Context: one part of a larger RNA
RNA sequence: CGUUCGAAACUUGAGGAGGUUCAUCAUUAGUACGAGAGGAUUUUGAUGGACGUAGCUCUGGUGUACCAGUUGUCACGCUAGUGGCACGGCUGGAUAGCUAACUACGGAAAGGAUAAACGCUGAAAGCAUCUAAGCGUGAAGCCCUCUCCAAGAUAAGGUUUCGUAUGAGCAUUUGCUCGAAAGUCCCCUGGAAGACGACCAGGUUAAUAGGCUGGAUGUGUAAGCACGGUAACGUGUUCAGCUUACCAGUACUAACGGACGAAAG
Numbered sequence: 001c002g003u004u005c006g007a008a009a010c011u012u013g014a015g016g017a018g019g020u021u022c023a024u025c026a027u028u029a030g031u032a033c034g035a036g037a038g039g040a041u042u043u044u045g046a047u048g049g050a051c052g053u054a055g056c057u058c059u060g061g062u063g064u065a066c067c068a069g070u071u072g073u074c075a076c077g078c079u080a081g082u083g084g085c086a087c088g089g090c091u092g093g094a095u096a097g098c099u100a101a102c103u104a105c106g107g108a109a110a111g112g113a114u115a116a117a118c119g120c121u122g123a124a125a126g127c128a129u130c131u132a133a134g135c136g137u138g139a140a141g142c143c144c145u146c147u148c149c150a151a152g153a154u155a156a157g158g159u160u161u162c163g164u165a166u167g168a169g170c171a172u173u174u175g176c177u178c179g180a181a182a183g184u185c186c187c188c189u190g191g192a193a194g195a196c197g198a199c200c201a202g203g204u205u206a207a208u209a210g211g212c213u214g215g216a217u218g219u220g221u222a223a224g225c226a227c228g229g230u231a232a233c234g235u236g237u238u239c240a241g242c243u244u245a246c247c248a249g250u251a252c253u254a255a256c257g258g259a260c261g262a263a264a265g
């Protein structure tokens, strides 16, 4: 820009893409077959590998703004308590998120037309013959079935809902300008969305982010004081103190301010 009023939402599916894998064990059965050695076709059930999809409950990893321990040195006047630097100084744990080695699921089944092949009936050719007319069975393959994209599928599809003054001014036939609905965009607050666009949640009639409060989680019993001990240190207050990304509540802070936008075929 188009899809012939303007929008929002939900869809149909022309067409396209992907997937449709492999092995082992048990049973049929030590059966058929075979002198024996050996050893099935087939049926049913189970398990696993690789691959794929989704996820983080479990098991782990990471987790450089969480907690604790600790070495050296410097600083805060000193003690105590903290902070800086030394690979996050080193070490032990660890929330969210991300993640695999973790967890769950998938390949199937069914249908149609067939290939090779196997058949029925059956002449030409009194017989025979799956074929010449006619009718069947039949594959990981084909068309469907399963998953995803998809109406720019220009033959541009369908359904539902929302909006419309038949406004005002000039011209007075066409026309020009302004205003304006549903809704949308810019902008702003953000996001388990993201290279950027996009997508999603919100914008005061508000819980979108930050802050604060409460909880959860993690760490593991803070500081100060008291008591015991010559002291190092221990005990009590104290399952304390602190706590990132988690869950709620709460307008304290920031969501300010602009623009576009429709018909008489």
Base pairs, nucleotide, nucleotide: 001152005163006162007161008160009159010158011157015149016148017147018146021049022048023047024046025045026044033038051106052105053104054103055102059100060099061098062097066093067092068091069090070089071086072085073084074083075082076081111143112142117137118136119135120134167178168177169176170175183260184259185258186257187203188202189201190200191199208254209253210252211250212249213248214247215246218242219241224237225236226235227234228233
About this RNA: This is a predicted structure of a 265-nucleotide part of an RNA (large-subunit ribosomal RNA, domain VI) from a Pirellulales bacterium. The organism belongs to Pirellulales, within Bacteria. The coordinates come from a structure-prediction model, not an experiment, and the mean pLDDT is 84.